RNA sequence: UCCGAGAAAGGCAAACUCGCCGAAAGUCGAGUGCGCAAAGCCACGGGCCGUCGCCUUGGAGGGCACGGCAGCCGAGCUACCGAAG
Numbered sequence: 001u002c003c004g005a006g007a008a009a010g011g012c013a014a015a016c017u018c019g020c021c022g023a024a025a026g027u028c029g030a031g032u033g034c035g036c037a038a039a040g041c042c043a044c045g046g047g048c049c050g051u052c053g054c055c056u057u058g059g060a061g062g063g064c065a066c067g068g069c070a071g072c073c074g075a076g077c078u079a080c081c082g083a084a085g
Base pairs, nucleotide, nucleotide: 002085003082004081011036012035016031017030018029019028021026034071040077041076044074045073046072047069048068049067050066051065053064054063055062056061
């Protein structure tokens, strides 16, 4: 360094409920505990979600723009502990 043990200590927190913010997706706080060895950071690539706004369509819808998701997959950055190999 790779790696990750029915190891220790510590950490995070899905769904749901309540509350704040938001047009929404969703964020944040509390409870709880599905899970997680990067479930730490980061919207750079792909993907997914939303539509207050603009354009377009006979309509369904589509495009732009903006916003969101890091617990969807990659890229990048950083990191605790430690047995076997």
Molecule: c-di-GMP-I-GGC riboswitch aptamer
Organism: bacterium